Transfer RNA from a bacterium, 71 nucleotides, folded computationally. Model confidence (mean pLDDT): 84 of 100.

RNA sequence: GGGCCUAUGGUAUAGUGGUAGCACAGUGCAUUCGCAUUGCACAGACGGCGGUCCGAUUCCGCCUAGGUCCA
Numbered sequence: 001g002g003g004c005c006u007a008u009g010g011u012a013u014a015g016u017g018g019u020a021g022c023a024c025a026g027u028g029c030a031u032u033c034g035c036a037u038u039g040c041a042c043a044g045a046c047g048g049c050g051g052u053c054c055g056a057u058u059c060c061g062c063c064u065a066g067g068u069c070c071a
Base pairs, nucleotide, nucleotide: 001070002069003068004067005066006065007064010024011023013021018054026042027041028040029039030038047063048062049061050060051059
């Protein structure tokens, strides 16, 4: 320098065009003498910029970061 893959809450991961879900973690309440456990509730995310589309996490281009292969 080039090819390919990946990028989603704090972490790990689903979601292949129609308002993003689960688990753990976090907060609150209940339970307890207290802690833990358990139950209920809450908050929290689509790497960035453009394009296509009525509508984009999803499709396309570029960039950024990571991985891998070639040189």